This is a predicted structure of a 368-nucleotide RNA (Bacterial RNase P class A) from a Planctomycetota bacterium. The source organism's lineage runs through Bacteria, Pseudomonadati and Planctomycetota. It matches the Rfam family "Bacterial RNase P class A". Rfam describes the family as follows. Ribonuclease P (RNase P) is a ubiquitous endoribonuclease, found in archaea, bacteria and eukarya as well as chloroplasts and mitochondria. The family's RNA type in Rfam is ribozyme.

RNA sequence: GAAGCGGGUCAGGCGAUCGCUGCAGGGAAUUUUCCCUGGAGAGGAAAGUCCGGGCUCCUCAGAACACGGUGGUGGGUAACGCCCACCGUCCGCAAGGAUCGGGAAAGUGCAACAGAAAGUAUACCGCCUUCGCAAGAAGGUAAGGGUGAAACGGUGCGGUAAGAGCGCACCAGCAGAGCAGGCAACUGCUUUGGCUAGGUAAACCCCGCCGGGAGCAAAACCAAGCAGGAAGAAGUGCGAUCUUGUAUCGCCGCGGAUCUGUUCGAUCUGUUACCACUUCCGGGUAGGUUGCUAGAAUUGGCGAGUAAUCGUCAAUCCAGAGAAAUGAUCGUCCGCGACAGAACCCGGCUUAUCGACCCGCUUCCUUU
Numbered sequence: 001g002a003a004g005c006g007g008g009u010c011a012g013g014c015g016a017u018c019g020c021u022g023c024a025g026g027g028a029a030u031u032u033u034c035c036c037u038g039g040a041g042a043g044g045a046a047a048g049u050c051c052g053g054g055c056u057c058c059u060c061a062g063a064a065c066a067c068g069g070u071g072g073u074g075g076g077u078a079a080c081g082c083c084c085a086c087c088g089u090c091c092g093c094a095a096g097g098a099u100c101g102g103g104a105a106a107g108u109g110c111a112a113c114a115g116a117a118a119g120u121a122u123a124c125c126g127c128c129u130u131c132g133c134a135a136g137a138a139g140g141u142a143a144g145g146g147u148g149a150a151a152c153g154g155u156g157c158g159g160u161a162a163g164a165g166c167g168c169a170c171c172a173g174c175a176g177a178g179c180a181g182g183c184a185a186c187u188g189c190u191u192u193g194g195c196u197a198g199g200u201a202a203a204c205c206c207c208g209c210c211g212g213g214a215g216c217a218a219a220a221c222c223a224a225g226c227a228g229g230a231a232g233a234a235g236u237g238c239g240a241u242c243u244u245g246u247a248u249c250g251c252c253g254c255g256g257a258u259c260u261g262u263u264c265g266a267u268c269u270g271u272u273a274c275c276a277c278u279u280c281c282g283g284g285u286a287g288g289u290u291g292c293u294a295g296a297a298u299u300g301g302c303g304a305g306u307a308a309u310c311g312u313c314a315a316u317c318c319a320g321a322g323a324a325a326u327g328a329u330c331g332u333c334c335g336c337g338a339c340a341g342a343a344c345c346c347g348g349c350u351u352a353u354c355g356a357c358c359c360g361c362u363u364c365c366u367u368u
Stems, first nucleotide, its partner, number of pairs: 001364010012333007020041002023038006043339001047350002050348005055215004062264004067211005072086005087101001088099004102206002107204002109200002124145002126141006153171006172196002174193008219290004228281005235252001237251005242245001253271007297316008334337001
């Protein structure tokens, strides 16, 4: 000097004038409301609605199956499909990046075409033996060749009629036994066995782990306003009591409601006319307040930890609209302004994005 990798900060600045919303204080008005002063007022993604929760309700509390999600190990967190560290595999010269990461020896499926044959599958060419004048036939073989993305371990030697782990040596894989390191995933080493059983699960599936539902249009309160009617399901069971009744209580059976779906179970309710049920017909009201922002909060110091993060001390309060508030004008500066606007709140992920700056690291070239 060039090219890269990882992390972080900002999101036009400054000044003036007018305007908007909310809060606090003061004053006036007294139904509303108005004035003055002070402070505050959209994001790094507010977006997607993809995950996880807080919170609210579903009358209380469960089990199994289905269904859905997730998938190396160890930590973090309220929790997660998130984050950190490490391991394996792949990519990159490297700094680093990616994650398709449990199981193929439980089963099913798939791999076009080509090829003899695509998984305990073979014989197209070839090789060997026998018969035959020959053509050819029978048997053996899977070492050589061909097809294919992939053909039942590789190289060499022996052996054989010709061959083949058929045997041997070395290597690779698989299975068993053991040692060392590590919390573990896993890594390295020793040894036994000729055991060599392909790929694919982001295909179905199996296994491990996790999981009630609905959602601020949740819900709570105040006000207003009415008008209800019909039908439906389930024992004319057993026992006890005294008040002897269309009575009360208990048990069993049965109907209904709730718990995502199904079953069990639990609770409530009803059982000859009614429950908080189901279906049909009909009528009335719908305005306001709360929920609504002090939080798993932010910032700084110290400590622990490789880190994510945690502990402790101190300080701070930083939008709450309700058809939707921060806008307009002027001047000036330069890096010339992109993507883009809260609606109950928080932790993540993903997507979009004009630029400027800072920190650490890698490779190459040149010079000293």